[in-house]
Large-subunit ribosomal RNA, domain VI from a Candidatus Micrarchaeia archaeon, 239 nucleotides, folded computationally. Taxonomically the source falls in Candidatus Micrarchaeia (Archaea, Nanobdellati, Microcaldota).

Context: one part of a larger RNA
RNA sequence: UGUCAAUGCCUGAGGGGAAGGUCCUCCAAGUACGAGAGGAACGGGGGGCCGGCGCCUCUAGUGUAGGGGUUGUUUAUAGCAUUGCCCCGUAGCCACGCGCCAGUGGAUAAGACCUGAAAGCAUCUAAGGUCGAAGCCACUCCCGAAACGAGGCAUCGAGCGCUCCUAACAGAGGAGUUUGAUAGGGUGGGGGUGUAAGUAGAGAGCUUCGGCGAUCUACGAGCCCACCACUACUAAAAG
Numbered sequence: 001u002g003u004c005a006a007u008g009c010c011u012g013a014g015g016g017g018a019a020g021g022u023c024c025u026c027c028a029a030g031u032a033c034g035a036g037a038g039g040a041a042c043g044g045g046g047g048g049c050c051g052g053c054g055c056c057u058c059u060a061g062u063g064u065a066g067g068g069g070u071u072g073u074u075u076a077u078a079g080c081a082u083u084g085c086c087c088c089g090u091a092g093c094c095a096c097g098c099g100c101c102a103g104u105g106g107a108u109a110a111g112a113c114c115u116g117a118a119a120g121c122a123u124c125u126a127a128g129g130u131c132g133a134a135g136c137c138a139c140u141c142c143c144g145a146a147a148c149g150a151g152g153c154a155u156c157g158a159g160c161g162c163u164c165c166u167a168a169c170a171g172a173g174g175a176g177u178u179u180g181a182u183a184g185g186g187u188g189g190g191g192g193u194g195u196a197a198g199u200a201g202a203g204a205g206c207u208u209c210g211g212c213g214a215u216c217u218a219c220g221a222g223c224c225c226a227c228c229a230c231u232a233c234u235a236a237a238a239g
Stems, first nucleotide, its partner, number of pairs: 006155005014143003020050008033038001051101005059095001061093002066088005071081003103139004111131004160239001161177005182235003185231005190225004198219005205212002
């Protein structure tokens, strides 16, 4: 730009993919076959590796959310020093972890055949017919009305704004908008760290003799959360 009032749902011309590949083993079977020695296949079952797609319950990694320890600076707290350094570590993201990845039909290639003349025979071929691949096509997965032959059906609403997202970080898409759990807050659950402040006792030593004191022990937790649920307290007003 076209098509198309608008919105939703489709059709499927056409396009894309490799979504599979390979090996081992068991049954078949010590069978068929073979004098014996030896020794299959058709068809089924299980497993490994490579590859593809998805996921985070487990395991592992990360985890500049968070918790704790600790050095310098500091009266102290905070801050700063690569997140100062160290130990853990939820969610998320991830692989080293987990799940899934049958086949059937059709038309054929080389090839194997049937019938069969030209050429009274013969001949797979000239007319005609039957089979036959990990390859081709369809079923299956994805995209796809810009398919210029620009399609069809249904409905009467749709969008902006605003609160947001497992969607994105420019758009798009999705949830919600008080007839409300959309985000924040609060409460509870689940989880991380690891026992806060305070109290009591011990304490190398120092002391102005009043006390001070690193640290240790006992009781005692404290702080925090990206997850789940509940709850209109705040904001989704008005337009």